A computed fold for a 407-nucleotide RNA from a Bdellovibrionota bacterium, annotated as Bacterial RNase P class A. The RNAcentral record of the sequence draws on ENA. Lineage of the source: Bacteria > Pseudomonadati > Bdellovibrionota.

[in-house]
RNA sequence: GUGGCGGAACGGACAAUCGCUGCCUCCCCGGGUAACCGAGGGAGGGGGAGGAAAGUCCGGGCUCCGCAGAGCAAGGCACCGGCUAACGGCCGGGACUGGAAAACGAGACCCACGUGAUUUCGUUUUCUUUUACGGACAGUGCAACAGAGAGCAAACCGCCUAAGACUCCCGCAAGGGAGGACGGUAAGGGUGAAAGGGUGGGGUAAGAGCCCACCGCGCGGAUGGUGACAUUCGUGGCACGGCAAACCCUGCCUGGAGCAAGACCAAAUAGGCGUGCGUUAUAAGGGCUGCUCGCCCAAGCACGCGGGUAGGAUCGCAUGAGCCCACUAGCAAUGGUGGGCCUAGAUGAAUGGUUGUCGCCUCUCGCAAGAGAGGUACAGAACCCGGCUUACAGUUCCGCCACCACU
Numbered sequence: 001g002u003g004g005c006g007g008a009a010c011g012g013a014c015a016a017u018c019g020c021u022g023c024c025u026c027c028c029c030g031g032g033u034a035a036c037c038g039a040g041g042g043a044g045g046g047g048g049a050g051g052a053a054a055g056u057c058c059g060g061g062c063u064c065c066g067c068a069g070a071g072c073a074a075g076g077c078a079c080c081g082g083c084u085a086a087c088g089g090c091c092g093g094g095a096c097u098g099g100a101a102a103a104c105g106a107g108a109c110c111c112a113c114g115u116g117a118u119u120u121c122g123u124u125u126u127c128u129u130u131u132a133c134g135g136a137c138a139g140u141g142c143a144a145c146a147g148a149g150a151g152c153a154a155a156c157c158g159c160c161u162a163a164g165a166c167u168c169c170c171g172c173a174a175g176g177g178a179g180g181a182c183g184g185u186a187a188g189g190g191u192g193a194a195a196g197g198g199u200g201g202g203g204u205a206a207g208a209g210c211c212c213a214c215c216g217c218g219c220g221g222a223u224g225g226u227g228a229c230a231u232u233c234g235u236g237g238c239a240c241g242g243c244a245a246a247c248c249c250u251g252c253c254u255g256g257a258g259c260a261a262g263a264c265c266a267a268a269u270a271g272g273c274g275u276g277c278g279u280u281a282u283a284a285g286g287g288c289u290g291c292u293c294g295c296c297c298a299a300g301c302a303c304g305c306g307g308g309u310a311g312g313a314u315c316g317c318a319u320g321a322g323c324c325c326a327c328u329a330g331c332a333a334u335g336g337u338g339g340g341c342c343u344a345g346a347u348g349a350a351u352g353g354u355u356g357u358c359g360c361c362u363c364u365c366g367c368a369a370g371a372g373a374g375g376u377a378c379a380g381a382a383c384c385c386g387g388c389u390u391a392c393a394g395u396u397c398c399g400c401c402a403c404c405a406c407u
Stems, first nucleotide, its partner, number of pairs: 001403010012358007020048002023045006029038003050378001054389002057387005062258004074254005079093005094133001095131001098128011110116001111114001134249002139247002141243002156189002158185003166179005197215006216238001217236008262315002264312002272305006285297004322341008359376007
């Protein structure tokens, strides 16, 4: 310098002009004694999208409703420790999967025989990477195709003929020889994602944990670690294969709806309640009562009260798990202390348009200086936060790795 991976920051600048939306100050007008008030008029000043405002996937604050306690159902989460308001998030660690580098050891191979080149294997260390990482001796279930055989298994090819059968030959007989399999064999081949431990040796008719060593696995112990787990010793002799992103089992978590939550103000009309007036009515009916008496009820008018609706320029609604800086505890996530700051608040939904100068990128022309053309992303708050995921022109910085050039 180029490329890759990971992380962090930024994501156009200035000026003029025309607007939009809140806030503050002042003046005028109107009302009021005044404080003050106003869908009034005007002037000035200041604020005005994001890293994802997005998807609305997860968690919380807040609000209303529900709720004695417990359980069932449904859904979610799942190695260990920590952080946090909480989380399916983050940080640190463990195990597993794959890869790279270095060191050491052993082997193969090359020849110039060296402290050599190439390469393979093993051990250790470091870095990186994968994992929907509880349970498959609780139960049920699944395994297409291929294959002889797919679950307490299987003999297609191959291998074997010891014992026991069978056939043939020799032999008087005892016996011997040959042959395969309806016998033995899970070493080898073949099928498959998977074939009931792996490598080596012994052993055998051939084979086989049949026996042995190492590795793996199960069980038990010791040591280290908060723990996941690691190391190691003993033991078993392989039995206990896979799938829980199949049902299921175990443990833990979860009440519902959401700012169109919810609160406040509040017409017209209709209806409700109360009071007064009034009406029928010397009748009939209804209610209170076992019956009688008695009382009350009906149409209309006036006044008052209260609830809800339309509507609202009101609140919720911008001081909050807030932002910045310094110090500090911690490997880190994160926490603590001190100081400073206030930073959008719309709702028919503002945050913009135009012009000029410049910046950045690409292309073309040019020896160069420079000129011209094009481009300048993804995207737009709506109660607020913490995460995750997805989109993004271009720029800068940091760390690691590879290659190239130079010293």
The prediction has a mean pLDDT of 76.